This is a predicted structure of a 366-nucleotide RNA (Bacterial RNase P class A) from a Candidatus Aminicenantes bacterium. Its mean pLDDT, the model's own confidence on a scale to 100, is 76. The sequence was found by an Rfam model in a public genome assembly. Rfam family: Bacterial RNase P class A. Rfam classes the family as a ribozyme. Gene Ontology terms of the family: ribonuclease P activity, dimeric ribonuclease P complex and tRNA processing.

């Protein structure tokens, strides 16, 4: 210096003229008009999580459903985040099938409760398996002077060695047998309980000390099965204030009870009467809810971090057919995705381009 990756900040500057929303002054009987201050994003978006807020007669009990799932911490909560443990992949190193360093993960309860999948190869893919082999008995044929030996055919055994696969799961040596097998020792590996040791904990351990190497294979992001937690609707939420209606038709019921609420179902409870549903015709205006909040900004303290507390300072849209525009000029590097609609905190996703950080490899210089 330049690639890649990962994290983070920006994301067009300025003038001048005409315009739009929104609040404060002020002029003006009024319509108006004037001044002056403020006017979208890092995702405002998808509406995927979870909360604040509102309302539903405080929501009981089973069923059915949906979430989450290592530890520990943060946070109002959360499919959220921060450390961290195992595991998995990449990279450097070395006394190299194993340690050791350093980065990233979208992986995370249960496989000895059931059920179900396991492609192709293969004799078998699970309480499985015998194709080649190895072994023994029986007969049979050759072959031999015998001992015996070679095939063929049936019956038992064997899982050592070949072979197939991602996967058929302990090595090595001894003993052992017809041949052979953790079928028995020894050592060494793996695995599980139990203790000490360290850690809040997961976990880990060059420790001790019992067990087992077959009953034990993978997949739970396949059904499942344990644990935990979940009322339901959403700002068109919900309240106010105007204005407008309607009579008729139809169909259910008034304590043997239409309909409602318990927002997927059933039980239970609870309300219910000139009532309820369908026609049918009427209004579809205006406030309020709204924007000062788990807010920004600086600085300090604590904490590995996420984040906590404390101090100073600041106000930062509030539209309803819906406002930030247009139009000329200068500058660049010539300008991505895309714009509020109850807020607010994640998360995912889209984005030309600039800048910084921090890691790994390449090149040049000294």
């Nucleotide at each position: 210096g330049g690639a890649c990756g990962c994290g983070g900040a920006c994301g067009a500057a300025g003038a001048a003229u005409c315009g739009c929303c929104c609040g404060g002054c002020c002029c003006g009987u009024g319509a108006g008009g004037g001044c002056c201050g403020g006017g979208a994003g890092g995702a405002a978006a998808g509406u995927c999580c979870g909360g604040a807020c509102u309302c539903c007669g405080c929501a009981g009990g089973g069923a059915a459903g949906g979430a989450u799932g290592a530890u520990c911490c943060c946070c109002a909560a959360c499919c959220g985040g921060g450390a961290u443990u195992a595991c998995c992949c990449c990279c450097c190193g070395c006394a190299a099938g194993g340690c050791g360093g350093g980065g990233g993960g979208g992986c995370a309860g249960g496989a000895a409760a059931g059920u179900g999948u396991c492609a192709c190869a293969g004799a078998g893919a699970a309480c499985a398996g015998a194709c080649c082999g190895c072994c023994c008995c029986g007969u049979c044929g050759c072959c031999g002077c015998a001992a015996g030996g070679c095939g063929g055919c049936g019956g038992a055994g064997c899982a050592a060695g070949g072979g197939u696969g991602a996967a058929a799961a302990g090595g090595u040596g001894a003993g052992g047998c017809a041949a052979g097998a953790g079928c028995u020792c020894a050592c060494c590996g793996u695995c599980c309980c139990g203790g000490g040791c360290g850690g809040c904990g997961a976990c880990g351990u060059u420790c001790c000390g019992g067990g087992a190497c077959u009953g034990a294979g993978a997949c739970a992001a396949a059904c499942c099965c344990c644990a935990u937690c979940c009322g339901g609707a959403g700002c068109a939420a919900g309240g106010c204030u105007a204005a407008a209606c309607a009579a008729g038709g139809g169909g259910c019921g008034c304590u043997c009870g239409a309909g409602g609420c318990u927002u997927u179902c059933c039980c239970g409870g609870c309300c219910g009467a000139u009532g309820c549903c369908c026609u049918g015709g009427g209004u579809u205006a205006g406030c309020c809810g709204c924007u000062g909040g788990a807010c920004c900004c600086g600085g300090g303290c604590g904490g590995u971090a996420a984040c906590g507390c404390c101090c100073g300072g600041g106000c930062u849209a509030g539209a309803u057919a819906a406002a930030u525009g247009a139009u000329u000029c200068u500058u660049c590097g010539c300008g991505a995705c895309a714009g509020g609609a109850u807020c607010c905190g994640g998360c995912u996703u889209a984005c030309a381009g600039u800048c910084c950080g921090c890691g790994u490899c390449c090149u040049g210089c000294u």